[in-house]
RNA sequence: AUGAUACUCUGGAGAGUCUCAAAUGAGCGCCGAAGGUGUAAGCCGGGAACUGACAGACCCGGUGAUCUCUCAGGCAAAAGGACAGGGCGGAUAAG
Numbered sequence: 001a002u003g004a005u006a007c008u009c010u011g012g013a014g015a016g017u018c019u020c021a022a023a024u025g026a027g028c029g030c031c032g033a034a035g036g037u038g039u040a041a042g043c044c045g046g047g048a049a050c051u052g053a054c055a056g057a058c059c060c061g062g063u064g065a066u067c068u069c070u071c072a073g074g075c076a077a078a079a080g081g082a083c084a085g086g087g088c089g090g091a092u093a094a095g
Base pairs, nucleotide, nucleotide: 007087008086009085010084011083016028018027019026020025029075030074031073035071036069038067042063043062044061045060046059047058
């Protein structure tokens, strides 16, 4: 100089206060923003026809969404909540 995880403060969407019933149960209808599944534009690494060289079609691997599925979770309030901003803190790298 940079400022990881964790912790903390603030903001933070969607959809049932459904039915049977009285159970920590069952049924129907919904939502996507904990987590998880799937997909690919992009990005990263390697190879590569061709070329004087660069570049690079193409191939392989990794990564990759708030899209997708609805497993999990959720459908009054509270709680939770991706994400964003602030605080605290000092992992890592270089000298």
A computed fold for a 95-nucleotide RNA, annotated as Glycine riboswitch aptamer. The sequence was found by an Rfam model in a public genome assembly. Its mean pLDDT, the model's own confidence on a scale to 100, is 76. Rfam family: Glycine riboswitch aptamer. From the family's description: This family represents the bacterial glycine riboswitch.